[in-house]
Notes:
This is a predicted structure of a 96-nucleotide RNA (c-di-GMP-I riboswitch aptamer) from Cohnella abietis. Its mean pLDDT, the model's own confidence on a scale to 100, is 81. The RNAcentral record of the sequence draws on Rfam. It matches the Rfam family "c-di-GMP-I riboswitch aptamer". Gene Ontology term of the family: cyclic-di-GMP binding. Lineage of the source: Bacteria > Bacilli > Caryophanales > Paenibacillaceae > Cohnella.
RNA sequence: UAAUGUUAAAGGCACACUCAUUGAAAGAUGGGGUCGCAAAACUAUAGGGGCUACAACAAUUUCAAUUAUGAAAUGUUAAGCCAGCCAGUUCCCGAA
Numbered sequence: 001u002a003a004u005g006u007u008a009a010a011g012g013c014a015c016a017c018u019c020a021u022u023g024a025a026a027g028a029u030g031g032g033g034u035c036g037c038a039a040a041a042c043u044a045u046a047g048g049g050g051c052u053a054c055a056a057c058a059a060u061u062u063c064a065a066u067u068a069u070g071a072a073a074u075g076u077u078a079a080g081c082c083a084g085c086c087a088g089u090u091c092c093c094g095a096a
Stems, first nucleotide, its partner, number of pairs: 005093001012037002017032006035084001041089003047086002049082003056076003060073005
């Protein structure tokens, strides 16, 4: 220096759940909490994968209206969201 992560030391984060706020939702932020994590640090159009669909579009069905059309359900779509899914980048300590 590189790979690597056993026993330690100094520490760190905070799943589920819950309270408040926010958002159409997925989710996020803060408090409590502590399942676990050697990267559970950072990175989200410009690596992969996943989640949501306010709005928009398309056609079908149902209901209402009977001129036009309106409402509900279904489908497609993200530069919205997830990194504690994989991944990229950075990093403490020092047994073998």